[in-house]
RNA sequence: CCAUUCCGCACGGGGCGCGGGCCCGGUUGGCCCGCUGAGAGGUACCCGUAGAACCUGAUCCGGCUCGUACCGGCGGAGGGAUUGCGAUUAUGUCCACGA
Numbered sequence: 001c002c003a004u005u006c007c008g009c010a011c012g013g014g015g016c017g018c019g020g021g022c023c024c025g026g027u028u029g030g031c032c033c034g035c036u037g038a039g040a041g042g043u044a045c046c047c048g049u050a051g052a053a054c055c056u057g058a059u060c061c062g063g064c065u066c067g068u069a070c071c072g073g074c075g076g077a078g079g080g081a082u083u084g085c086g087a088u089u090a091u092g093u094c095c096a097c098g099a
Stems, first nucleotide, its partner, number of pairs: 002092003007086004011048004016042001017035007054079003060073004
């Protein structure tokens, strides 16, 4: 010096389920509590092609379980945001000088 990474800002993409109780004549809806999770509508969280963030197949299949939690399969199957700037944390590489 360059590349990648980490960090910050901007831009873009994404998900928000399950169980119980209450309100309501019922549906829709609302409120509260619990479970898992990074996140269960926060101005947060995760992800941006080197892409298992997320979606489809899928109200899928097998195991296990109180359970949609957990493990495996499907499966590196098909799709998926085609970033920019700053900074210089870390790593690598190159050049110069010194030992």
A computed fold for a 99-nucleotide RNA from a Phycisphaerales bacterium, annotated as TPP riboswitch aptamer (THI element). It was read from a public genome assembly, where an Rfam model found it.